Background:
Predicted 3D model of a 74-nucleotide RNA (transfer RNA) from a bacterium. Rfam family: tRNA. Rfam classes the family as a transfer RNA.
C1' cells in the first nucleotide's frame, strides 16, 4: 500500500431472500416467595443497529465514503 471479515440493549450473540412492534440468554430494578441470601416466579427498564450519504413506497438487511476492531499479501 491491497484483500478478506466484523462493529445490533451494560455483556455474549440471532435477525438467508429488504417489509408487519429489532429479539434472545446473562445482568439490572421492582413486585411476590424467605427469618435473611440465593433459587425459582411476574413485571419493567435499557438500542441514532459505529458515523454519513444513496437507492427504494419501505434498508439493521441493498450500494457507497469514513471511523474502529481483527486476519491476510507485500
Nucleotide at each position: 500500500g491491497g484483500g478478506c471479515c466484523c462493529g445490533u440493549a451494560g455483556c455474549u450473540c440471532a435477525g438467508a431472500u429488504g417489509g408487519c412492534u429489532a429479539g434472545a440468554g446473562c445482568g439490572c430494578u421492582u413486585c411476590g416467595u424467605u427469618g435473611a441470601c440465593g433459587u425459582c416466579g411476574a413485571a419493567g427498564a435499557g438500542g441514532u443497529c459505529g458515523c454519513g450519504g444513496g437507492u427504494u413506497c419501505a434498508a439493521a438487511u441493498c450500494c457507497u465514503g469514513c471511523c474502529g476492531g481483527g486476519c491476510c499479501c507485500a